Overview: This is a predicted structure of a 104-nucleotide RNA (SAM riboswitch aptamer (S box leader)) from Pontibacter sp. SGAir0037. The prediction has a mean pLDDT of 84. The source organism's lineage runs through Bacteria, Pseudomonadati, Cytophagia, Cytophagales and Pontibacter. Of the family's consensus pairs, 97% are formed in the model.
RNA sequence: AAUUUAUAAAGAAGAGGUAAGAGAAUAGGCUCUAUGACCCUCUGGCAACCACCUUGUAUGGCAGGUGCCAAUUCCUAUCCCGAUUAAACGGGAGCAUAUAAAUU
Repeated sequence: AAUUUAUAAAGAAGAGGUAAGAGAAUAGGCUCUAUGACCCUCUGGCAACCACCUUGUAUGGCAGGUGCCAAUUCCUAUCCCGAUUAAACGGGAGCAUAUAAAUU
């Protein structure tokens, strides 16, 4: 890097540094941001995918390996269904993305 499988409506912030954009990509919307966002570092925390523990074997325990800590993966994009005069709107699937595990 590619493929497969699983999950994605829950959960979890302070300090310091830096300085103008940021929310994956394209487009639209919406939001965050000089009351300092994003990013980096430290500390703290969340979470049970893997590992480990318990024969109390699971819908349990555990933060060792990863991961994560604004907004549903922020929302929409393609298709189907419902609703409507038609839209707005609601539901499902798909695409894309993220993370984990396994394989190549």